[in-house]
RNA sequence: CACGACAAAAGCAAACUCGCCGCGAGGCGAGGACGCAAAUCCAUGGGUCUGUUUCAGAUCGCCAGGCUACCGAAU
Numbered sequence: 001c002a003c004g005a006c007a008a009a010a011g012c013a014a015a016c017u018c019g020c021c022g023c024g025a026g027g028c029g030a031g032g033a034c035g036c037a038a039a040u041c042c043a044u045g046g047g048u049c050u051g052u053u054u055c056a057g058a059u060c061g062c063c064a065g066g067c068u069a070c071c072g073a074a075u
Stems, first nucleotide, its partner, number of pairs: 002075001003072002011036002016031006034061001041066002044064003047059005
């Protein structure tokens, strides 16, 4: 460095509910845990979705890519 234990420590938080914001996709906060070894961050390519559709947006917990990072058994 790859890799990822029925290891340890730590972390995130789907659906749903409530509040706020947005025309909307959705976002933020609180509760809540289905899951996650990058479910950290970045809309670069593809996909999906929204709108007032030559355009502007949403989604990185859809995939690829880029960047950064905790732990350390086996190989």
Molecule: c-di-GMP-I-GGC riboswitch aptamer
Organism: uncultured Planctomycetaceae bacterium